This is a predicted structure of a 692-nucleotide part of an RNA (large-subunit ribosomal RNA, domain II) from Candidatus Moranbacteria bacterium CG17_big_fil_post_rev_8_21_14_2_50_44_12. Taxonomically the source falls in Candidatus Moraniibacteriota (Bacteria, Bacteria candidate phyla). It matches the Rfam family "Bacterial large subunit ribosomal RNA". Its family is annotated with ribosome and structural constituent of ribosome in the Gene Ontology.

Context: one part of a larger RNA
RNA sequence: GCCAACGAGUUAAUUCUAUGCGGCAAGUUUAAGCAGUUCAAAACUGUGUAAACAUAGUGAAAGCGAGUUUUAAUGGACGAAAUAAGUCGCAUGGAUUAGACCCGAAGCCGGGCGAGCUACGCAUGAGCAGGGUGAACCCCGAGUAACAUCGGGGGGAGGCCCGCACCCACGCGCCGUACAACACGCGGGGAUGACUUGUGUGUAGAGGAGAAAUUCCAAUCGAGCUCGGCCAUAGCUGGUUCUUCCCGAAAUAGCUUGAGGGCUAGCGUCGGGGAACAUAAUCGCGGGAGGUAGAGCUACUGAAUGAGAGAUCGUGGAGCAAUCCUAGGUCUCUCAACCAAACUCCGAAUGCCCGUCGAUUUUAUCCCGGCAGUCAGAGUAUGAGGGCUAAGCUUCAUGCUCAAAAAGGAAACAGCCUAGACCGCCGUCUAAGGUCCCUAAAUCUAUGUUAAGUGGUAAAGGAGGUGAGAUCUCCUAGACACCUAGGAGGUUGGCUUAGAAGCAGCCAUCCUUUAAAGAGUGCGUAACAGCUCACUAGUCUAGAGAUUUCGCGCCGAAAAUUCAACGGGGCUCAAACAUAGUACCGAAGACGCGGGCUCCGACGUUAAGUCGGAGCGGUAGGGAAGUGUCCUCAUCUGCUGCGAAGCUCCGAUGUGAGUCGGAGUGGAGCGAUGAGGAGUAAGAAUGUUGGC
Numbered sequence: 001g002c003c004a005a006c007g008a009g010u011u012a013a014u015u016c017u018a019u020g021c022g023g024c025a026a027g028u029u030u031a032a033g034c035a036g037u038u039c040a041a042a043a044c045u046g047u048g049u050a051a052a053c054a055u056a057g058u059g060a061a062a063g064c065g066a067g068u069u070u071u072a073a074u075g076g077a078c079g080a081a082a083u084a085a086g087u088c089g090c091a092u093g094g095a096u097u098a099g100a101c102c103c104g105a106a107g108c109c110g111g112g113c114g115a116g117c118u119a120c121g122c123a124u125g126a127g128c129a130g131g132g133u134g135a136a137c138c139c140c141g142a143g144u145a146a147c148a149u150c151g152g153g154g155g156g157a158g159g160c161c162c163g164c165a166c167c168c169a170c171g172c173g174c175c176g177u178a179c180a181a182c183a184c185g186c187g188g189g190g191a192u193g194a195c196u197u198g199u200g201u202g203u204a205g206a207g208g209a210g211a212a213a214u215u216c217c218a219a220u221c222g223a224g225c226u227c228g229g230c231c232a233u234a235g236c237u238g239g240u241u242c243u244u245c246c247c248g249a250a251a252u253a254g255c256u257u258g259a260g261g262g263c264u265a266g267c268g269u270c271g272g273g274g275a276a277c278a279u280a281a282u283c284g285c286g287g288g289a290g291g292u293a294g295a296g297c298u299a300c301u302g303a304a305u306g307a308g309a310g311a312u313c314g315u316g317g318a319g320c321a322a323u324c325c326u327a328g329g330u331c332u333c334u335c336a337a338c339c340a341a342a343c344u345c346c347g348a349a350u351g352c353c354c355g356u357c358g359a360u361u362u363u364a365u366c367c368c369g370g371c372a373g374u375c376a377g378a379g380u381a382u383g384a385g386g387g388c389u390a391a392g393c394u395u396c397a398u399g400c401u402c403a404a405a406a407a408g409g410a411a412a413c414a415g416c417c418u419a420g421a422c423c424g425c426c427g428u429c430u431a432a433g434g435u436c437c438c439u440a441a442a443u444c445u446a447u448g449u450u451a452a453g454u455g456g457u458a459a460a461g462g463a464g465g466u467g468a469g470a471u472c473u474c475c476u477a478g479a480c481a482c483c484u485a486g487g488a489g490g491u492u493g494g495c496u497u498a499g500a501a502g503c504a505g506c507c508a509u510c511c512u513u514u515a516a517a518g519a520g521u522g523c524g525u526a527a528c529a530g531c532u533c534a535c536u537a538g539u540c541u542a543g544a545g546a547u548u549u550c551g552c553g554c555c556g557a558a559a560a561u562u563c564a565a566c567g568g569g570g571c572u573c574a575a576a577c578a579u580a581g582u583a584c585c586g587a588a589g590a591c592g593c594g595g596g597c598u599c600c601g602a603c604g605u606u607a608a609g610u611c612g613g614a615g616c617g618g619u620a621g622g623g624a625a626g627u628g629u630c631c632u633c634a635u636c637u638g639c640u641g642c643g644a645a646g647c648u649c650c651g652a653u654g655u656g657a658g659u660c661g662g663a664g665u666g667g668a669g670c671g672a673u674g675a676g677g678a679g680u681a682a683g684a685a686u687g688u689u690g691g692c
Stems, first nucleotide, its partner, number of pairs: 001692006011098003015095010027053003033047005057064002067078004101239002104236001108229006119203009128193001130162003133158001137154006166190003170187004205221001207217003214223001242626006252265005266374002268371006279364001280361005285355004294346001295344002301340002305336009316325003377402010407418003422595004427591003433585003436569003442582001444581006455571001461555002465552010483538004488512003493507003518533001522531002596616008627681001629678008638670002646665008
């Protein structure tokens, strides 16, 4: 891992509640006990009227009573009255109390068992190759006044040195389904000591021991192990077993030692009630409230820019002073432009409320009751707050989708676009989106644009890309561009400067000759020179120039393994883009044909059914109807060695769970119908046991 078996809403309660069925009914029922039946027990039958609920309420109660209570009283609250149903049993849904659907803690407490591991102690034993060093002390000699001191010899101390056994465990390797739940290899440390070790013995869990590490106390230690309390508790995780049919949520509010839990409401479902010109929803009509979007502001509150005028404070200057000129601040006024969630003289659309008439909708509304689930929501669009007008961000509001929704499109893609799947069909039409090939359908029609593979990522900004338009200027009295010629004189203007001659800089910028020519547009020189332009003539010939708007394109444009930013191939009067149009394809949509189920209506005797209409996606969840397993009772005076159950295969049948039949196998029990009762259905629980 697979297979098989086992494996989870049960039982009890004189408890509470609702629904269904049944008995009796203004009443209903017995409990213990006793008696009978029975071999006995259980059960059953009878007896038993103690008691319970109901028949009257109300008040905290005494109590009063169709009323009671509160209050001084009014008034209020709960009842009575038109009438009125209970009670006992069974079943089912739910609640409560119990282990209460099942499995699962870490833990807490109690009684025992442990120091054959390990820690420390006690008692009694044992062990430590070899080598080195050479303390005290002693002796001899030297030496001293005497000591001291020195040399030699002896001596053999030490938590001394090197190093086996022995003990330890510092480094690395190896191992890491191991040789091993800590080993092995090569090195390492101690090795006469606070050494190591045998045997015996002591200390026990609220404890012991500890050269102290939360370290050890039998592979277990921030409190051992074991049994018991014990099915501890688990607002947590996982799991929870057959079918079909109808409906179908929520992820919100309030409160919560509350936030991943609950309670009540909201939203779901089922039953009951009311049955109409009622209610509800949508549309139309009519009437209303409002201060958002927008807009506006000498209409307020505030913010804020420029110009002007005035007042006042005030700087500096002139002046003897008056006064004048001049920065700046504040206030007022005029003009112009403008800002605001907490501004408004104004002010929509939508939404909301009301009315009633009309229309539409299978009453969809409302009331009572049973049972829930939900309280982590997600994306998207729009309006906002927070944030960076960041986030697949966060918090609200409104809609949609997903959640709980399959199908088609978006290459792939819960939340986007189209569209809501009862079943069948080798029929038809469409939606979104598409129609060259992959790939169903146009290499469709018409007119343009793009040359960038733009299309098929991106900004500020940049540009004689290109198409369409607008305005202005010049032009057959010849424009624009090329070409030819001229482009002069006063003058090297004045100043400045070493120099400054059109051309470093400053000032001025005239006059003359002319067809025209600046006291000079740029290059250039040290300064001149030189080249060139403006300007003019000639030549040539028909458009030329400037500004601006729009369409499409270009640059801006760097990422990590080739293309890799159209799904691919590939595409350029397109297979790109724009505008207009006609076809076609395209879904589980719509239609057609056949069938099933549910609900409603009509007909039918209320039945069987016929006809008509509407509906049938679905998680949590509610409701309805069924299938199957085991056992019991009754009936079939059922089946069975002429072959039961079980198993294998085949056929038939039912919407389905399933059922029926046949063949083989098997070798002894089994069924149908009705009713009753459950240890009643397995794929999941790191499920349990067994097998492979």